[in-house]
Model confidence (mean pLDDT): 81 of 100. Guanidine-I riboswitch aptamer from Nostoc sp. FACHB-888, 109 nucleotides, folded computationally. The RNAcentral record of the sequence draws on Rfam. It matches the Rfam family "Guanidine-I riboswitch aptamer". The family has 100 seed sequences and 1,509 matches in Rfam 15.1. Rfam links the family to the GO term regulation of gene expression.
RNA sequence: AGGAUGAGCUUCUAGGGUUCCGAUCGCGCCAAGAGUGAGAUGACUGGUCCAAGAGAAGCAGCCGACUCUGAGCGAGUCGGUCACACGGCGGGAAAAAAGCCCGGGAGAG
Numbered sequence: 001a002g003g004a005u006g007a008g009c010u011u012c013u014a015g016g017g018u019u020c021c022g023a024u025c026g027c028g029c030c031a032a033g034a035g036u037g038a039g040a041u042g043a044c045u046g047g048u049c050c051a052a053g054a055g056a057a058g059c060a061g062c063c064g065a066c067u068c069u070g071a072g073c074g075a076g077u078c079g080g081u082c083a084c085a086c087g088g089c090g091g092g093a094a095a096a097a098a099g100c101c102c103g104g105g106a107g108a109g
Base pairs, nucleotide, nucleotide: 008059009058010057011056012055015050016049020047021046022044023041024040025039027037028036029035061081062080063079064078065077066076067075068074084104086107090102091101092100
């Protein structure tokens, strides 16, 4: 200098839309009401749902030392490491959309 590999999981949040629930609206049934049927609406606060590489917390992983064991496998304890991170357009998704995935990409410095 160049190349390859790796940079995990869980719960949540910013955020997201509209399957389901709820809400609202008009229509039908009803003498009327309550209720109910199918439909419309997400510039409807919400619940379910999706959700961050560059957001949060926790767990795990890796390395070292010590202890346990006749030894080994393995387990436990402590310490270290987990740093940094400007970023499109466009495309993808069996509800749909998004800071999700393509993507620590293209590109910029």